[in-house]
RNA sequence: CUUAUCCAGAGUGGCGGAGGGAGCGGCCCUACGAUGCCACAGCAACCAGUUCCACCCUUAGGGAUGGAAUGCUGGUGCUAAUUCCAACCCCAAAGGGGGAAGAUAAG
Numbered sequence: 001c002u003u004a005u006c007c008a009g010a011g012u013g014g015c016g017g018a019g020g021g022a023g024c025g026g027c028c029c030u031a032c033g034a035u036g037c038c039a040c041a042g043c044a045a046c047c048a049g050u051u052c053c054a055c056c057c058u059u060a061g062g063g064a065u066g067g068a069a070u071g072c073u074g075g076u077g078c079u080a081a082u083u084c085c086a087a088c089c090c091c092a093a094a095g096g097g098g099g100a101a102g103a104u105a106a107g
Base pairs, nucleotide, nucleotide: 001107002106003105004104005103006102011040012039013038014037015036019029020028021027025085026084041079042078043077046075047074048073049072050069051068052067053066054065056063057062083101088098089097090096091095
């Protein structure tokens, strides 16, 4: 940079000691100990592996592509609140839609 997803799901302990939820506003969390780090546990199923199906290639063994299943193995990710809500644009009474930004994965 491109593509996909972001209303589901899943926490205990130790260290440490004041801020944190990306950024502005709101609203929240937090000395009944936040954020962070570590350990263990868990969630999920993006990718790989595995199994099955279709089709093609191949003498065979096997391989390419597409689809499905799976949590058994690996690579990530995640485990307050919809990405906490909104922000910019549109329709608007509530509310809804789109976009931007961000996060994650694969390339």
RNAcentral holds the sequence, with entries from MGnify.
A computed fold for a 107-nucleotide RNA from a soil metagenome, annotated as SAM riboswitch aptamer (S box leader).